[in-house]
Context: one part of a larger RNA
RNA sequence: GGAUGAACGCUGGCGGCGUGCCUAACACAUGCAAGUCGAGCGGAGGACAUAUGACAAGUAGAGAUAUUUGGAAGAUGUUUUCAGCGGCGGACGGGUGAGUAACACGUGAGGAACCUGCCUUACACAGGGGAAUAACACCGUGAAAACGGUGCUAAUACCGCAUGACACCGCACUAUGGCAUCAUAGAGCGGUCAAAGGAGAGAUCCGGUGUAAGAUGGCCUCGCGUCCGAUUAGUUAGUUGGCGGGGUAACGGCCCACCAAGACUACGAUCGGUAGCCGGACUGAGAGGUCGAACGGCCACACUGGGACUGAGACACGGCCCAGACUCCUACGGGAGGCAGCAGUGGGGAAUAUUGGACAAUGGGCGAAAGCCUGAUCCAGCAACGCCGCGUGAAGGAAGAAGGCCUUCGGGUUGUAAACUUCUUUGAUCAGGGAAGAAACAAAUGACGGUACCUGAAAAACAAGCCACGGCUAACUACGUGCCAGCAGCCGCGGUAAUACGUAGGUGGCAAGCGUUAUCC
Numbered sequence: 001g002g003a004u005g006a007a008c009g010c011u012g013g014c015g016g017c018g019u020g021c022c023u024a025a026c027a028c029a030u031g032c033a034a035g036u037c038g039a040g041c042g043g044a045g046g047a048c049a050u051a052u053g054a055c056a057a058g059u060a061g062a063g064a065u066a067u068u069u070g071g072a073a074g075a076u077g078u079u080u081u082c083a084g085c086g087g088c089g090g091a092c093g094g095g096u097g098a099g100u101a102a103c104a105c106g107u108g109a110g111g112a113a114c115c116u117g118c119c120u121u122a123c124a125c126a127g128g129g130g131a132a133u134a135a136c137a138c139c140g141u142g143a144a145a146a147c148g149g150u151g152c153u154a155a156u157a158c159c160g161c162a163u164g165a166c167a168c169c170g171c172a173c174u175a176u177g178g179c180a181u182c183a184u185a186g187a188g189c190g191g192u193c194a195a196a197g198g199a200g201a202g203a204u205c206c207g208g209u210g211u212a213a214g215a216u217g218g219c220c221u222c223g224c225g226u227c228c229g230a231u232u233a234g235u236u237a238g239u240u241g242g243c244g245g246g247g248u249a250a251c252g253g254c255c256c257a258c259c260a261a262g263a264c265u266a267c268g269a270u271c272g273g274u275a276g277c278c279g280g281a282c283u284g285a286g287a288g289g290u291c292g293a294a295c296g297g298c299c300a301c302a303c304u305g306g307g308a309c310u311g312a313g314a315c316a317c318g319g320c321c322c323a324g325a326c327u328c329c330u331a332c333g334g335g336a337g338g339c340a341g342c343a344g345u346g347g348g349g350a351a352u353a354u355u356g357g358a359c360a361a362u363g364g365g366c367g368a369a370a371g372c373c374u375g376a377u378c379c380a381g382c383a384a385c386g387c388c389g390c391g392u393g394a395a396g397g398a399a400g401a402a403g404g405c406c407u408u409c410g411g412g413u414u415g416u417a418a419a420c421u422u423c424u425u426u427g428a429u430c431a432g433g434g435a436a437g438a439a440a441c442a443a444a445u446g447a448c449g450g451u452a453c454c455u456g457a458a459a460a461a462c463a464a465g466c467c468a469c470g471g472c473u474a475a476c477u478a479c480g481u482g483c484c485a486g487c488a489g490c491c492g493c494g495g496u497a498a499u500a501c502g503u504a505g506g507u508g509g510c511a512a513g514c515g516u517u518a519u520c521c
Base pairs, nucleotide, nucleotide: 001521002520003519004518006517007516008515009514010513013390014389015388016387017386018385019383020382021348026346027345028344030343031342032341035088036087037086040085041084043082044081045080046079047078048077049076050075052073055070056069057068058067059066060065095301096300097299105225106224107223108222109221110220111219114218115217119214120213121212122211123210124209125208127161129159130158136151137150138149139148140147141146167192168191169190170189171188173186174185175184176183177182197206198205199204227273228272229271234264235263236262239261240260241259242258244256245255246254276298277297278296279295280291281290282289283288303324304323305322306321307320326337327336328335329334354380356379357378358377362376363374364373365372366371393423394422395421396420403414404413405412406411427462429457430456431455432454433453437448465510466509467508468507469506470491471490472489476505477504478503479502480501486493487492
């Protein structure tokens, strides 16, 4: 000198774009952050329409009856809401960096050892049955959370049967290829396994099943790279390898039985400390050094530890079970909870924001769609925290006014500075107009926002500080003080004329900032 997620002191006009718990991965009140589909299903409730119409009232009639009005209940249709069964999604998106020195990450290969919902392409298929169960009703237990029993019912829920191969398994064969196990292609025999319907007047559309291929996403293996300490020198018993098995989507001591005695290490094993890694960021002429906030990729974690279930995918932040600590409820028997999501609270700290608006856009989930949900996101609020831009006026103006300060008392300086004259009006203020962002799809649709922007009005009117002035280092005098009070980054100043302390005038530097502290180069 540059840099910062900064903090502190003094000061502070505006705008744009960014950024904002670095500390306690401390504990959390409250609200919201993941739902959706009635075009999968049976129900329950509401509204409306239609026809029927018990019954009631009126009129006519002596009465039977006729007729008018109201209208219970059920039926049909339309529409709507809801819990439940069922489907898809809650494995994405969002947060954090505790752990991890590791195939975690980066890079380059390999998988003849693998999986892949939704999507795309191609081929083929969807026949016929069955048994349940929630909801619901009734009964019961419990303070509650919730649970049990009996009975009924539906499905794109569940289960057989049929059909079925280019799928899978077994047996044996041929050809080609390969790096061993084998791979590919062809033909043979036997065995095993599918399916679901919905909407529509219909056309048709949306779905279902099997196989092959693609795409996407993932899993595994390997080469190389990846901090400090030797005042850590030996480490290891599923340890190293084999055979056989289990397990997995798959290879593998991943796990197990048996057998062998190996395996790593001075090219640093093991142990200890520290740390998420990278694209990148800062600095530097570069080489290098330091860092890994924000944005993007990967990983890990979700109160602490362990576990599996479901599923294409999890060993699952707002799922389940167990244990533990903590908090809450309780009728003491037993229950409930997990902000490292967005806000917000307490605490810690030098220190870090609103319990805001909207789904208008972009994107995501579900849905045929309308649409619903979305603290992702887009916006607004707060903070000079950073970068950038603008303003606080411009021109003229010497009797060089007054005042201040200094003075050798002549004057010098502040200083064209002010006053004064002329001019301008950015920002702020007021008034009028007023967007783009909106596209899909004819219409409609904007949180931001009456914002940006445009026009007009008024008046220089409302807007400057901070640090320094001994040398390094740009900038000097007076007074006060008297080794005191104090300054100080280094050298060093201060003990009676201090350009070094304090104040004033002046000057220098930077400027809505200026200094200080901390850290890196």
Molecule: small-subunit ribosomal RNA, 5' domain
Organism: uncultured candidate division WWE3 bacterium